The RNA shown here (transfer RNA) has 77 nucleotides and comes from a Nitrososphaerales archaeon. The source organism's lineage runs through Archaea, Thermoproteati, Nitrososphaerota, Nitrososphaeria and Nitrososphaerales. Rfam family: tRNA. Rfam's curators write: Transfer RNA (tRNA) molecules are approximately 80 nucleotides in length. The family's RNA type in Rfam is transfer RNA.
[in-house]
């Protein structure tokens, strides 16, 4: 140098084929229960969907550049 594969709340992950506006487990946090905790139940907040541009009435999804993490293949010592 070439080629793939993945990036989504704090983590961990669905959703992508086939575009209709982000779900769900744990974690916080609130409140019920409890003499207190903890487990239970109930609720609430958290997302530039890795950046950035295009395409479209509409992008997590489609296209292009770029970044970052791994893999394989190649070059030079």
């Nucleotide at each position: 140098g070439g080629g793939g594969a993945c990036g989504u709340c704090g983590u961990c992950u669905a959703g992508c084929a086939a575009g209709g506006a982000a779900g769900g487990a744990c974690a916080a946090c609130a409140g019920g229960c409890u003499c207190c905790a903890g487990a239970c139940c109930u609720g609430u907040a958290g997302g530039u969907c890795g950046u950035g541009g295009g395409u479209u009435c509409a992008a997590a999804u489609c296209c292009c550049a770029c970044c970052g993490u791994c893999c394989c293949c190649a070059c030079c010592a």